The prediction has a mean pLDDT of 80. This is a predicted structure of a 176-nucleotide RNA (Lysine riboswitch aptamer) from a Bacillota bacterium.

RNA sequence: AGGUAGUUUAGAGGUUGCAGCUUUUAUGAGUAGUCCACUAGAGAAUGAGGGAUUCUGCGAAAUUGGAUGGAAGGAAAUGCUGCCGAAGGAAAUUGCGGCCCUCCCGUUGUUUUCUGGUCAGGAGAUAAAUAAUCUCCCGACUGUCAUCAAGUAAUUGAUGGAGCGCUAACUGCUUU
Repeated sequence: AGGUAGUUUAGAGGUUGCAGCUUUUAUGAGUAGUCCACUAGAGAAUGAGGGAUUCUGCGAAAUUGGAUGGAAGGAAAUGCUGCCGAAGGAAAUUGCGGCCCUCCCGUUGUUUUCUGGUCAGGAGAUAAAUAAUCUCCCGACUGUCAUCAAGUAAUUGAUGGAGCGCUAACUGCUUU
């Protein structure tokens, strides 16, 4: 001066980086629910089926009118915290929860696998929603590395890959 290994250390992508928490605000919604009255006359409720339980002729479901009237999830802003596989999905599985069983749903952990990041459009899922989130397709921008080309150089262009990556330092081994 190179190469290589490392649960070592510190960083970069982005002025909309990722996630979490608090507060406020709007939406949810004049909705659900509750009460009164009219019609009506035997069912109704609990995610679905079955069971069990509860309510119901002192009037169920449903209809019309009136009064009263939320919440959760998600969103925006502010502040704080943890970070750069930050984080998010899919499958399988353990535990917990939804009255019990099966399915289904939610949630915690583990394993495997996929995605570098942001934005716009289309489709699907969730959702009250035209918001937002997630997945897939396509496109643009952007960061990083490799190869090739141009250039004295800084750098530029093209093609391609993936974060188990990349940069710098440190340590060990090794080559000249």

Record summary: Of the family's consensus pairs, 98% are formed in the model. The sequence was found by an Rfam model in a public genome assembly.